[in-house]
This record gives sequence, structure tokens and C1' cells, in this order.
RNA sequence: CUCGCAUCGAGAGCGGUGGAGGGAACUGGCCCCGAGAAACCGCGGCAACCAGCGGAGAAUUUUUCCGCAAGGUGCCAAUUCCAGCAGGCGGUCAUUUCCGGCCUGGGAGAUGUUGAG
Repeated sequence: CUCGCAUCGAGAGCGGUGGAGGGAACUGGCCCCGAGAAACCGCGGCAACCAGCGGAGAAUUUUUCCGCAAGGUGCCAAUUCCAGCAGGCGGUCAUUUCCGGCCUGGGAGAUGUUGAG
């Protein structure tokens, strides 16, 4: 890096440096930002994926569940900020079309990973 798997409606910010952008990319919205963006550093915090410890169960040397703790990651505006593709529902007298609406799935992405290459 690619693939697989799991999760993504919860949670958690201050200071310093910095000096104009940022919310992954494209398009369209909507938002944050000189009352200081990104990035970096320090400290703090959240969570519990992996590893660790303890208990219980299954099965058999693996696996499931619960708890403890916080070593390795991760994260700390807004659902992954929202939509894009497909289907369904609803609205419109009504088919198609259409829509500041709702739901499901997909796609893309993020994070993790004794998993495979």
C1' cells in the first nucleotide's frame, strides 16, 4: 500500500508558536475562522479497537461474554456537517417530472486490527 473484518446518532479543550484559511477529494449546500484558520509544540481530557489482568461460558488450545486498568493507536464544532447513486414512503387531483420531507441500502471516507497478501 491492497484486500478482509469491526465500528462510525454517544463522548472529550485550554495555552504557546503561527498568520489565512478550514470542515478528506470533486460538485452543490451549510457552517467555522483576525474575538486568530491550517500546521506544529505543551498540558489536559474522551473512548475502549489492539495488547495486558481477572471472572464466567462454549468448545478444545481456539472462541464468546462481563469486569478492571490505561501500555500501543485513535479522537476532542456541527451524524463521517448534509446531499450526490438505487429503492421505498410521503407531498402534488393524477402517470412521468418535480421536492428545503422521511426511511433503507449502496458508494466514498475515517479509525482500529495476534487477519490475508